[in-house]
RNA sequence: GGGCCCGUGGGGUAGCUUGGAUAUCCUAGGGGACUUCGGAUCCCCGGACCUGGGUUCGAAUCCCAGCGGGCUCG
Numbered sequence: 001g002g003g004c005c006c007g008u009g010g011g012g013u014a015g016c017u018u019g020g021a022u023a024u025c026c027u028a029g030g031g032g033a034c035u036u037c038g039g040a041u042c043c044c045c046g047g048a049c050c051u052g053g054g055u056u057c058g059a060a061u062c063c064c065a066g067c068g069g070g071c072u073c074g
Stems, first nucleotide, its partner, number of pairs: 001073007010027003020057001029045005050066005
């Protein structure tokens, strides 16, 4: 340098193929109930689409460029 894959809350993960309502779930965190205390259990809360541009009424999703990571070819 070429090819392929990946990037989503603090951590992990679904959604992307087939564009559409409030972006899913687990865990961690905060608050509450319960308890003598704690644990367990239950309820509630906050928090994310790698960056920029384009297409579109509408983009996490499609297109382009870039950045970062992994595998592979030479």
The RNA shown here (transfer RNA) has 74 nucleotides and comes from Candidatus Altarchaeales archaeon IMC4.
Its mean pLDDT, the model's own confidence on a scale to 100, is 80.
Rfam family: tRNA. The family's RNA type in Rfam is transfer RNA.